This is a predicted complex of two RNAs, RNase P RNA and transfer RNA, with 466 nucleotides together. Rfam match: Bacterial RNase P class A. By type it is a ribozyme.
This record gives sequence, structure tokens and C1' cells, in this order.
RNA sequence: GGAGUCAGCCAGGCGAUCGCGGCAUUUGUCGAGGAAAGUCCGGACUCCGCAGGGCAGGACGCUGGGUAACACCCAGGCGUGGUGACACGCGGAAAGUGCAACAGAAAGCAGACCGCCAGGGGUCCCGCGCAACAAGGUUCAGGGGGGAUGACCCCUCCGAACUCGUGGGAUACCGGCAAGGGCGAAACGGUGCGGUAAGAGCGCACCGGCGCCGAUGGUGACAUCGGCGGCCAGGCAAACCCCGUCCGGAGCAAGGCCAAGCAGGUGCGUUGACGUGGCCCGCGCAGCACCAGGUAGGCCGCACGAGGCUGGCGGCAACACCAGCCCCAGAUGGAUGAUCGCCACCCGGCGUUCGCGCCGGGCACAGAAUCCGGCUUAUCGGCUGACUCCCCAC
RNA sequence: UCCCGGGUGGUGUAAUUGGCAACACGACGGGUUCUGGCCCCGUUAUUCGAGGUUCGAGUCCUUGCCCGGGAG
Repeated sequence: GGAGUCAGCCAGGCGAUCGCGGCAUUUGUCGAGGAAAGUCCGGACUCCGCAGGGCAGGACGCUGGGUAACACCCAGGCGUGGUGACACGCGGAAAGUGCAACAGAAAGCAGACCGCCAGGGGUCCCGCGCAACAAGGUUCAGGGGGGAUGACCCCUCCGAACUCGUGGGAUACCGGCAAGGGCGAAACGGUGCGGUAAGAGCGCACCGGCGCCGAUGGUGACAUCGGCGGCCAGGCAAACCCCGUCCGGAGCAAGGCCAAGCAGGUGCGUUGACGUGGCCCGCGCAGCACCAGGUAGGCCGCACGAGGCUGGCGGCAACACCAGCCCCAGAUGGAUGAUCGCCACCCGGCGUUCGCGCCGGGCACAGAAUCCGGCUUAUCGGCUGACUCCCCAC
Repeated sequence: UCCCGGGUGGUGUAAUUGGCAACACGACGGGUUCUGGCCCCGUUAUUCGAGGUUCGAGUCCUUGCCCGGGAG
């Protein structure tokens, strides 16, 4: 100098004039946000007698800590990605049920399309005959020779066929294999040696994974080391489900008080209506529901709070504790606005003595309604700190 | 304040347990006709936005936007 990662902060400032709302009433003082938003979580508060038991349902899900609580925060562990700073993810798939289109032989305790195998059974070919590199058996109206010449019969030699046996070869129908090819998002470890007909964790060695056992370190998740087991077990739980933890219901129109006004009727109910909400039990308790009629006013809740700022102290941190100081919107058709001047920031144009000057424009998202802690989403522009990688110079 | 339902071509709607996004009308082009319509042939265009789970998302999860409805 370039490229990046993470954490945090600001949300224009000052003055004048005219307005608006609250509080005290000369007049003064206070008056939107980091998200006031979405209403997605968690609480406070209020009512339901207590907030009780069970089922159902829902939420969450590595470990430890923080907190009133959390689907939040902090720190750590493991995995994945990145050169790195760092980011993202997180119970259980060797409990059970289920799902996986197309392709493919086969998709889950799988399977055999191509391929490999001639060991066994079969078929064919060739050689040979038990000494099977030797002279088995049967048949022949095949040939030669002989027994005296034809027929016939007999002997012998050669040949052929069949049978049995044997050696070799071919053949993949039955059978064996899963090494290789090929399909897929995913195909039941990898390398080598042995083994075999061919092969295969089939056996062995090494490597990888998983499970079990033990030791060491750590609160723990987990890590490291050693041993054993051929165990090789895939994915999905944001599918049902299992395990663990938590959750009673409703919501400020909660709820309470005052004032005004009106007209009753029907049904159900103490054999259980109603509170009570998805259901059952328990508990409370005598009313409850609907139609008709009346009212459309006020006050409280409601602004001092898990509050803010500063300092100290404990902790890696989230956060906690102590001390001091401060009071900081409160409407109910709903206030918080408008104009002008100066300064700051950004953009464009012109001029420039390169210091700047002049003119014009812009300055986001949005806006309290019971309150608080979070998350998420929207947001012009800018600032600060820490860290990483690359290049250059010393 | 609280609670439900929904969003698919231009319009109205389908899509079984997650497995090739479809139908009708329309629009456009062509044919037929003297011309228009009817009819025939073809084309067009879709899951509200973003992110995630999964081999795969209209469907499941998170978040945002929009529309409709209900209670006191």
C1' cells in the first nucleotide's frame, strides 16, 4: 500500500420565531427510537379460590455458566468450509415403524445385466484300454488270410460302432463368485500378501471407521494413550417416534372504583349448569346462557423501573455486587411540527493564487399507547478498535 | 390487544404420503370462409420474496410482504 474478518458507536449541531401535548399555572419545565416496527419468543402485572394431579398438546435440545425468564447472551467442545483472521451447524438412525421418484441386476439384514469360474453334474470332440504311451467287453450281411473249394460254420489279424473306464480340450444349461465394467444423490471399508476352479474380511499384516473395556487430563461436552472384537453397522427425526428439560388459562377493551339509565321474557341448573380453558379428576360455588331494553361519561391501573449515568471491585466473558448522582413522553381520534439564519457531512457544476471560494441539490429507515428483556426485519452516510493474508521498503 | 385462513400462467382453479407443475377460459400466430363467428392446428406464460432441511420442496422449517376473516 492492497484485500479482508470481527466487535462496537453515531443517527447532524446551535440559535430565533410561530404552533401542539403533559405537569405545576406571571412564567417555567419536559416531550420518540435504534429499531418506538413485525407481534416471533420470554417475563412482570391483573383476574380466574389455591395454581393442584393425570392424559393429550406445545416448545426447546453438544457442555458449562449468566439471567426474573427465554427460541436470548457469554465461554468452551466436536464437525464442516476458508491459506488465514473467522463463519456456519449440533440429543438419539447398532429401540421400533416408515420413506427414497427416475436410472439400475440390485435401494437395506439387497442383488446378478455384462463379466469371471470347467472344481461337481450334463453334452460334444480327440487320444488310450486297467501296464490305460497300451491291447477290457459286446455286436457286425465291413475287409484280408487260414481251416479242403461254393453256401454255411470255426479260428486269427485289421477296421468300425456301442458300452465302461481314463487323460486332454470345447461348451456357461443347472451351479458357484462379487474382483472388474456399467446405473444412481446414495451400492455393505482401503492397500498388499496368502488362499481358491474363480473369488470374497475367507485368513493374515498395515491403515481408516465403529463399538466395548481400561488409564490419564478436564466440573463437563470431550481429548490423548493402550487393549479387545472382523463388528464394517449408509441417509432422512425442519417423517412418525424415543429420551431429557420446561409450560394451568386468559389478557390493560386485563382488572378495580364512581356516576347515569332501563322492562322484562325464555331455557338450563344444585341428579352439578357455571368458574374451567382440549378432556378426566379434584376444588370452589348458586347461579348461568340467550333474546329484548338501557348507557356510549369520568377516575385509577399509568409512568420510580429486573431504570439510567459515573466510579470502584469480582469474573476470560455474559453478568453480578457496592457507592454516589439523576428523574427522563404519557395522548384517548390520539401531542412531539413548520419556517429562517450559521456551522458540519455528502453529491454535481463553475472558478482557482491548489489553501480553497461561489452556486444548486441532498441528509436514510421510521415514528410511542400497560411495561420490561430478547430475536427478526427496515435503514442515507460516517466513525473507532482489534485481528488476518498478500506485496513493497528499511 | 389477541387469534385464524390464504397467496400457483393474464383470469378461475387442480396437484394422493415430498418424486417429470396441470386443466379450462384468454392472448398471439396460422388454417378454413367472400368477411366475421363457430371449428381445427400451433405457440406463449406459473408455485408471493429471501434463506434453510433433503438426493429432490408448490408441499417441511425460519423470516419478511400482501390479502381476507373472527373475538372482546